This is a predicted complex of two RNAs, RNase P RNA and transfer RNA, with 463 nucleotides together. Rfam match: Bacterial RNase P class A. Rfam's curators write: Ribonuclease P (RNase P) is a ubiquitous endoribonuclease, found in archaea, bacteria and eukarya as well as chloroplasts and mitochondria. The family's RNA type in Rfam is ribozyme. Its mean pLDDT, the model's own confidence on a scale to 100, is 75.

[in-house]
RNA sequence: GCAGCAGGCUGUUCCAUCGUCCCGUUACUGUAACUAUCCGGAUCGGGAAGGAAAGUCCGGGCAACAAAGAGCGCCAUGCUUCCUAACAGGAAGAUAUCCGCGAGGGUAUAGAAGCGUAACAGAAAAUAACCGUCACGCCUUGGCGUGAUAAGGGUGAAAAGGCGAGGUAAGAGCUCACCGGUCAUGAUGGCGACACCAUGGCCGUACGUCUCAUGGGUUGAAAGACCAUGUAUACCGGCUUAUAAGGGCUGCUCGCCCGAUGCCGGGGGGUAGGUCGUAUGAUCAUGUCAGCAAUGACAUGACAAGAUAAAUGAUGGAAAAUGGUCCUGUAUUCUUUCGUAGAAGCCUGGACCAUCACAGAAUCCGGCUUACAGGCCGGCUGCACAA
RNA sequence: GCCAUCUUAGCUCAGCAGGUAGAGCAACGCAUUCGUAACGCGUAGGUCUGGAGUUCGAACCUCCAAGAUGGCUCCA
Numbered sequence: 001g002c003a004g005c006a007g008g009c010u011g012u013u014c015c016a017u018c019g020u021c022c023c024g025u026u027a028c029u030g031u032a033a034c035u036a037u038c039c040g041g042a043u044c045g046g047g048a049a050g051g052a053a054a055g056u057c058c059g060g061g062c063a064a065c066a067a068a069g070a071g072c073g074c075c076a077u078g079c080u081u082c083c084u085a086a087c088a089g090g091a092a093g094a095u096a097u098c099c100g101c102g103a104g105g106g107u108a109u110a111g112a113a114g115c116g117u118a119a120c121a122g123a124a125a126a127u128a129a130c131c132g133u134c135a136c137g138c139c140u141u142g143g144c145g146u147g148a149u150a151a152g153g154g155u156g157a158a159a160a161g162g163c164g165a166g167g168u169a170a171g172a173g174c175u176c177a178c179c180g181g182u183c184a185u186g187a188u189g190g191c192g193a194c195a196c197c198a199u200g201g202c203c204g205u206a207c208g209u210c211u212c213a214u215g216g217g218u219u220g221a222a223a224g225a226c227c228a229u230g231u232a233u234a235c236c237g238g239c240u241u242a243u244a245a246g247g248g249c250u251g252c253u254c255g256c257c258c259g260a261u262g263c264c265g266g267g268g269g270g271u272a273g274g275u276c277g278u279a280u281g282a283u284c285a286u287g288u289c290a291g292c293a294a295u296g297a298c299a300u301g302a303c304a305a306g307a308u309a310a311a312u313g314a315u316g317g318a319a320a321a322u323g324g325u326c327c328u329g330u331a332u333u334c335u336u337u338c339g340u341a342g343a344a345g346c347c348u349g350g351a352c353c354a355u356c357a358c359a360g361a362a363u364c365c366g367g368c369u370u371a372c373a374g375g376c377c378g379g380c381u382g383c384a385c386a387a
Numbered sequence: 388g389c390c391a392u393c394u395u396a397g398c399u400c401a402g403c404a405g406g407u408a409g410a411g412c413a414a415c416g417c418a419u420u421c422g423u424a425a426c427g428c429g430u431a432g433g434u435c436u437g438g439a440g441u442u443c444g445a446a447c448c449u450c451c452a453a454g455a456u457g458g459c460u461c462c463a
Base pairs, nucleotide, nucleotide: 001383002382003381004380005379007377008376009375010374012319013318014317015316016315017314018313020048021047022046023045024044026042028041029040030039050358054369055368057367058366059365060364061363062220063219064218065217069254070253071252072251074216075215076214077213078212079093080092081091082090083089094109095108096107097106098105099104110211111210114209115208116207117206118205130153131152132149133148134147135146136145137144138143139142161179162178164176165175166174180203181202182201183200184199185198186197188195189194224276225275226274227273233267235266236265237264238263239262246258247257248256269462270461283302284301285300286299287298288297289296290295321355322354323353324352325351326350327349329347332344333343334342335341388459389458390457391456392455393454394453397412398411399410400409406443414430415429416428417427436452437451438450439449440448
């Protein structure tokens, strides 16, 4: 220098004019018979989107339902240690396997008794004989029948541990050594998953069901609390007579509570207004310390949108960044009719034009995922070159 | 804003412990009829909303994205 890998940060700025929403201020102003601290307006001052505000995929705060309880079902997760309010999130690791030359990246890993599935092809898909091999029998002597055999062939995504020796009629974990896997015991290291060593046992693939452990009650700010306004429970259907029906936003059963001013459903009537919840919080910024890290502790400082049909915008100018075109100078390279002729071109300076992403709070946080023009920062790998 | 369900042929729907997708109507052709309809016989038509992943294999399982539909407010 080129090509990559894995991270972190940022994501336009300034000025002028005209506006939008919220809060505060004022010896301002309007309104009323009078008063104005209510209401409306104005002046002045302050504040006003994001890294994802998004998807609503996980987890919590908060609220109501019994300050919520039992059993079954259902759902999620599933190596280890740690972080955290919590998680299906994150950090650091372990083992196996796949991809990459590599930096690295992906996936899997609780248990195994029973059961189910494995299309097509193939003899056979888990109680394996189609060809082949071997033994025996028969006869027309190269065929048939019976049996043995998982070493070889072929099929398939997958074919019953690998390889050598012994053994055998031929063979085979049938036996043995080594290797691989797995389980148990013991020693060492590690918090641990595990690693490594020794001894002994075992060797039938994959997925699912199933079992076990852990977690989850349901609903969701249209939760819910209060104030104001206003009305008719007209009519219809169903249920019940107390150890009640029915209801209490829960898949079922139980339990608990309400339950004669009857209850439930349909339908009708009224209101379509306000306040709180609602921004001081697992908050943010900076620094120090602990830790490999996620993260935590301490100190100091800060208070920073709050609308409800929904505000944060428009126009003009300047700057920065990126891209394109042209001009100027020029290292270098190529062509060459050898003329400082022509062509390409790193870089420097200038002019003009264009672009400036994804997207927008709606109860609040922690994650994940997805979208995203461009810029910045170090770390590592491969290749090439130079000293 | 919150919650739930769905997307398969032109239309309406089947198909889920994964094995290569069907039914009815519609369309087209034949047959029937004097002709039409119905009945009968046959044919075509699908990237299973899109994209990744898992797997030998995905409409089905997992993740992401897009679209459609439905429900939820106060009082007595």